[in-house]
RNA sequence: UAGAGGCGCGACUGACAAGAGUAGGAGUAGAUAAUGAAAGCAAGCAGUUUACUUUGAAAGGGGAUGUUGCCGAAAUAAUAGCUGUAGUGCUUUGCAGGUAUUGUUGGAACAAGGAUUAAGAGUUUUUGUUCUGUCAUUAUACAAGUAUAGUGGAGGGCUA
Numbered sequence: 001u002a003g004a005g006g007c008g009c010g011a012c013u014g015a016c017a018a019g020a021g022u023a024g025g026a027g028u029a030g031a032u033a034a035u036g037a038a039a040g041c042a043a044g045c046a047g048u049u050u051a052c053u054u055u056g057a058a059a060g061g062g063g064a065u066g067u068u069g070c071c072g073a074a075a076u077a078a079u080a081g082c083u084g085u086a087g088u089g090c091u092u093u094g095c096a097g098g099u100a101u102u103g104u105u106g107g108a109a110c111a112a113g114g115a116u117u118a119a120g121a122g123u124u125u126u127u128g129u130u131c132u133g134u135c136a137u138u139a140u141a142c143a144a145g146u147a148u149a150g151u152g153g154a155g156g157g158c159u160a
Stems, first nucleotide, its partner, number of pairs: 001160003006071001008070005016062001024055009035046002038092005074105007082097005106132011134153009
């Protein structure tokens, strides 16, 4: 420099399912003067709530298909700092998205627990099991560098 592993890893798209007969709106009949926003303070605004009938969404998240970039692909943890956001202002605390440093993970699947979420979905993490690729090593066979079986390591690796 170029390649390999395989349900291989990302990005965009997005049928579709779910969210949900939920939030909200309207009507009727009650209760009530205290409440409302992530928390506090201040100001402003708005009444709040229950039952029935009727009407009735959306966002985030998931995702077939298709296109495309790649093989630390990529993901994740901690620390530091930046941007945005949660009715207005301030403070705090969350959430989302980048950046830098250090660390972990070869890849995939399944099971259980934790977190997230509307969710038995998905994602992520911990532990365990199985499969698989690669290198080293041990034993056996033979066509003599291949095959089978076992053990161990890690991508800063392996092959050319």
Annotation
The RNA shown here (Lysine riboswitch aptamer) has 160 nucleotides and comes from uncultured Peptostreptococcus sp. Model confidence (mean pLDDT): 79 of 100. Rfam family: Lysine riboswitch aptamer. The family has 47 seed sequences and 3,224 matches in Rfam 15.1. NCBI's taxonomy places the organism under Bacteria, Bacillota, Clostridia, Peptostreptococcales, Peptostreptococcus. The model forms 100% of the base pairs in the Rfam consensus. The RNAcentral record of the sequence draws on MGnify.